A computed fold for a 75-nucleotide RNA from a Mollicutes bacterium, annotated as c-di-GMP-I riboswitch aptamer. NCBI's taxonomy places the organism under Bacteria, Bacillati, Mycoplasmatota, Mollicutes.

């Protein structure tokens, strides 16, 4: 440097759902949980896209495509 077809996980996130929290709300955050993730790391005015409110504005979601950078396989 290229590759993600098959196959592997020591460690690593952790969805439904409960319990307390904030928040109008989408949703968050802590602790159980464990459906699953090979990027389910990280990036939300500055690509699309969905959702929410108090809607001519201001949020919100990377576990939705995507953008990046990285383990690991193979060559």
């Nucleotide at each position: 440097c290229a590759u993600g077809a098959a196959a592997c996980a020591a460690g690593c996130c952790a969805a439904a759902u409960c319990c307390g929290g904030a928040g109008c709300g989408a949703u968050c955050c802590g602790g159980g949980g464990u459906c699953g993730g090979a990027a389910a790391a990280c990036u939300a005015c500055a690509g699309g896209g969905u959702c929410u409110c108090c809607c001519c504005g201001a949020g919100a979601c990377a576990g939705c495509c995507a953008g990046c950078u990285g383990c690991c396989u193979u060559g």
Notes
Its Rfam family is "c-di-GMP-I riboswitch aptamer". Its family is annotated with cyclic-di-GMP binding in the Gene Ontology.